[in-house]
Context: one part of a larger RNA
RNA sequence: UGACGGGGACCCGCACAAGCAGUGGAGCGCCUGGUUUAAUUCGAUGAUUAGCGAAGAACCUCACCUGGGCUUGAACUGUAGCUGCACAUCCUCCGAAAAGAGGAUUCCUUCGAGGGUGCUAUAGAGGUGCUGCAUGGCUGUCGUCAGCUCGUGUCGUGAGAUGUAGGGUUAAGUCCCGCAACGAGCGCAACCCCUAUCCGAUGUUAAAAUUACUUCGGAAACUGCCCCGUUUCAACGGGGAGGAAGGAGGGGAUGACGUCCAGUCAUCAUGUCCCUUAUGUCCAGGGCUACACAGACGCUACAAUGGUCACUACAAUGGGUUGCCAAACCGUAAGGUGGAGCUAAUCCCAACAAAAGUGAUCUCAGUUCAGAUUGAGGGCUGAAACUCGCCCUCAUGAAGUCGGAAUUGCUAGUAAUCGUGCAUCAGCGUGGCACGGUGAAUACGUUCUCGGGUCUUGUACA
Numbered sequence: 001u002g003a004c005g006g007g008g009a010c011c012c013g014c015a016c017a018a019g020c021a022g023u024g025g026a027g028c029g030c031c032u033g034g035u036u037u038a039a040u041u042c043g044a045u046g047a048u049u050a051g052c053g054a055a056g057a058a059c060c061u062c063a064c065c066u067g068g069g070c071u072u073g074a075a076c077u078g079u080a081g082c083u084g085c086a087c088a089u090c091c092u093c094c095g096a097a098a099a100g101a102g103g104a105u106u107c108c109u110u111c112g113a114g115g116g117u118g119c120u121a122u123a124g125a126g127g128u129g130c131u132g133c134a135u136g137g138c139u140g141u142c143g144u145c146a147g148c149u150c151g152u153g154u155c156g157u158g159a160g161a162u163g164u165a166g167g168g169u170u171a172a173g174u175c176c177c178g179c180a181a182c183g184a185g186c187g188c189a190a191c192c193c194c195u196a197u198c199c200g201a202u203g204u205u206a207a208a209a210u211u212a213c214u215u216c217g218g219a220a221a222c223u224g225c226c227c228c229g230u231u232u233c234a235a236c237g238g239g240g241a242g243g244a245a246g247g248a249g250g251g252g253a254u255g256a257c258g259u260c261c262a263g264u265c266a267u268c269a270u271g272u273c274c275c276u277u278a279u280g281u282c283c284a285g286g287g288c289u290a291c292a293c294a295g296a297c298g299c300u301a302c303a304a305u306g307g308u309c310a311c312u313a314c315a316a317u318g319g320g321u322u323g324c325c326a327a328a329c330c331g332u333a334a335g336g337u338g339g340a341g342c343u344a345a346u347c348c349c350a351a352c353a354a355a356a357g358u359g360a361u362c363u364c365a366g367u368u369c370a371g372a373u374u375g376a377g378g379g380c381u382g383a384a385a386c387u388c389g390c391c392c393u394c395a396u397g398a399a400g401u402c403g404g405a406a407u408u409g410c411u412a413g414u415a416a417u418c419g420u421g422c423a424u425c426a427g428c429g430u431g432g433c434a435c436g437g438u439g440a441a442u443a444c445g446u447u448c449u450c451g452g453g454u455c456u457u458g459u460a461c462a
Stems, first nucleotide, its partner, number of pairs: 001462002003459003007456007015446002019410005026300004031295003034291002042053002064286007076124007084117002088105006107115003126275002129273001131271001135269002137264003140260001142258001147186006153162003166177003192252004197219005203213001222246001225240005302403001306362006318349003323342002328337003369400001374395007416438007
C1' cells in the first nucleotide's frame, strides 16, 4: 500500500421487512447430468451452465455411427505436357445412391495461335482435427457500482502519501465550504433516440364536422417564482403556486481503470502442432428424438372470482410478389376449389383480438373440473412424415382437491392476467423478441440475511 475480520462508524440496493403472484408436490414440454448405445457429434457447467451457442436436428443442416465410393480431389490459384472438345444435354445398362460402362448431339476468334473446357503430372489445396493456458476480435460478471488515475508542487531515507482525507449535500469523486496543494484526464451528468402537452407547416392511399392520424420543424421545465428549514448571505432539503408535465417527468442506448489465466480456435481471423488413398471429400441409411433415475427452467391444471353454450363490444406493433391471399362455393372441422386486389397509410394476413359485458345452464362431485394417454378416421407441408412433423373430428378420460424443508420475481401503467404480431422457417414454439387490453396490494423501517461504497481500527496474510 492492499486484502481479510463471527472489529467499529456512516450510506445504498426488491437486500431484508410490508405485500402480490409463484417455484418446490401432479401431468406434459424443453435443457442438463447419469446410464445406455454402432453413434446417442461438439461446446457451456457456483453466482456469471442448464427454452444456453440453436432466430426453428425428417433429408439437408452434420461435425457422430454403419456401409459403399474418390485421391490434384466437392470449391480455388498457378506451371508443364497431351490432345480431344463448346460448357454440357439426352438415351440405355448396372447400382441404395454417389459412382461406373456404352451410345448420340456439340466451340468462338483479329488465324498469331489465343480464349474457354477436359485429361495427365506437379506445387499449393482441404481439415467443425489439437491447444481459448500462445492470440486477435467479440462477450459474461463485479456494476450503470462511483470509482480509477496523471502532471507539477509539497512531505517522507524509501515503499509511498497528499491531491481523492474533514464539515455538509447528492442518484453520483454531484455540488458547496474548507484545506500544501494547484490543475487535468477516463468514468458521473449532459449532448443522442422514443414517449407525455401545445404551436406552425404538411395531406398521398388517411380524415372529411371538428377531432384523430402522417411527416417535418419549433415551444415548453430552469429549483425560474413564493414560503420554510439547516446554516457559512453556500450547496442542498421540505412544502406551495402556476403548469400537460416538478425537482433526473417516464423509458432506452451508453458499461471507467481493472478482476475472474472467466467464455469462445465450432461465427470469423490466426501462431504452433497433427492428418494427407485420410482426421480431406461424395453418397445411402441411421443417430443427435434412447430411458431405471436426478437437477434447472417453463406450460397446463387442481375449479364457481369457475366450466359450457348463445348474443354483443373495444386495440396496438408488425409482415407480404418463389409472397399476402378477399368475395363466393364445398367440408362438422383441419382444409379444399376459386381467383378479385395488392410491390401496399390503398389490397391482404385480419376474425366480431381475447380477457371484459348480457342471458341461460351446471351446484361442489374427481364433477358438464382437468386434460395426459391410447384407438379410429381424415387434412397440410414436403421427393419422402416408420424411426421422427404439425393440425382436425369422433371415442378414451390418467395423475391432480393448492403442494415438506426450502426458494424466485416484482415498487406503477409495475406485478398479475388476456390475446396479437414478428424473426428463423417448405412444414413445425408451451421458447425468444416485440405489441397493445384489463389492471392491483404494500413499503413502519434498516435490528437482522445477501451484495456493494467511504472512513477508521487490528493482523503470525501478500